A computed fold for a 349-nucleotide part of an RNA from an uncultured bacterium, annotated as small-subunit ribosomal RNA, central domain. Model confidence (mean pLDDT): 88 of 100. The full RNA is in RNAcentral, with records from ENA and SILVA.
Context: one part of a larger RNA
RNA sequence: UUGGGCGUAAAGGGUACGCAGGCGGAUAUGCAAGUCAAAUGUGAAAGGUGUAGGCUUAACCUACAGACUGCGUUUGAAACUGUAUAUCUUGAGAGCAGCAGAGGAAGGCGGAAUUCCUGGUGUAGUGGUGAAAUACGUAGAUAUCAGGAAGAACACCAGUGGCGAAGGCGGUCUUCUGGGCUGCAUCUGACGCUCAUGUACGAAAGCUGGGGCAGCGAACGGGAUUAGAUACCCCGGUAGUCCCAGCUGUAAACGAUGGACACUAGGUGUUGGAGGUUCGAAUCCUUCAGUGCCGGAGUUAACGCAUUAAGUGUCCCGCCUGGGGAAUACGGUCGCAAGACUGAAACUC
Numbered sequence: 001u002u003g004g005g006c007g008u009a010a011a012g013g014g015u016a017c018g019c020a021g022g023c024g025g026a027u028a029u030g031c032a033a034g035u036c037a038a039a040u041g042u043g044a045a046a047g048g049u050g051u052a053g054g055c056u057u058a059a060c061c062u063a064c065a066g067a068c069u070g071c072g073u074u075u076g077a078a079a080c081u082g083u084a085u086a087u088c089u090u091g092a093g094a095g096c097a098g099c100a101g102a103g104g105a106a107g108g109c110g111g112a113a114u115u116c117c118u119g120g121u122g123u124a125g126u127g128g129u130g131a132a133a134u135a136c137g138u139a140g141a142u143a144u145c146a147g148g149a150a151g152a153a154c155a156c157c158a159g160u161g162g163c164g165a166a167g168g169c170g171g172u173c174u175u176c177u178g179g180g181c182u183g184c185a186u187c188u189g190a191c192g193c194u195c196a197u198g199u200a201c202g203a204a205a206g207c208u209g210g211g212g213c214a215g216c217g218a219a220c221g222g223g224a225u226u227a228g229a230u231a232c233c234c235c236g237g238u239a240g241u242c243c244c245a246g247c248u249g250u251a252a253a254c255g256a257u258g259g260a261c262a263c264u265a266g267g268u269g270u271u272g273g274a275g276g277u278u279c280g281a282a283u284c285c286u287u288c289a290g291u292g293c294c295g296g297a298g299u300u301a302a303c304g305c306a307u308u309a310a311g312u313g314u315c316c317c318g319c320c321u322g323g324g325g326a327a328u329a330c331g332g333u334c335g336c337a338a339g340a341c342u343g344a345a346a347c348u349c
Stems, first nucleotide, its partner, number of pairs: 003321004007303002012317001014201004021194003025088007033081002035077008049065006091191001092188003095184005103177007110154001114150008125136002162169002206247006215241002220236004258316006266294011298305002322349003331342004
């Protein structure tokens, strides 16, 4: 284990797709499996319960009632669920016309900066810090000018702006490509929602093979600081960071808030559309989709949330059940490894 919960107390799966399963719009008619009603059979007796009665009372015993909430059969009802047939358009999808976007992949190109190289000018310092030193520099540094090379990242625009399922995505151009929004109401006619197992994607770090390596920089070396300084600060610097192919599969993977649908005061900003007003623009009004702030009812332990709900309901999935032991052990599955997933108990408070 009924139940109560999951923003912050334990608890939303990292995210999506999706088989089985669960749940599912409107109308008409039929069936009668679920459902409901009646009748009937059965549901042993004893016990228990109620009412009477018998032993002087009680325990005990006896009778009757009721109960045994169940199951079977028969007959009936047809609202709901189911099922069958037919139909519908509002859910869903398609079509057409538009729109916005750092959505994804590949390949080109660009400028600033940095470092290095070559040459010119030029001379004694430069660099760094709280202060210094290590370091670099008369074999000519730093500074400055010209030329060249390389790799990585794209200032301003830039915005509680945009796009994406999440991770995430930002110079610019081309090619290929996914999704979304708006309007029309042309088509299909419930084709839907959710989803255990499964599959795919999944930051950073890490791993394997190959390349690349400017800057930065775990480890490491040195200089400082300090009682010490295996640190913070400084000078260097390997792996890595970058690219290709593969693996890993985890994060405070966070909105610490699963998905879908419906309903429930407002105000204000912003992004992308559409309609109206207007000669037209601007403005204003209406509306759809996003994204913020404030706030009412309601809700909450409080904080707060509040049409982007943590409000009111329905459906489906995941998860929690005192702290530690325990991000554990053992076993299993996966992995090259690192390890990941699954996941106890003794004991203890």

Its Rfam family is "Bacterial small subunit ribosomal RNA".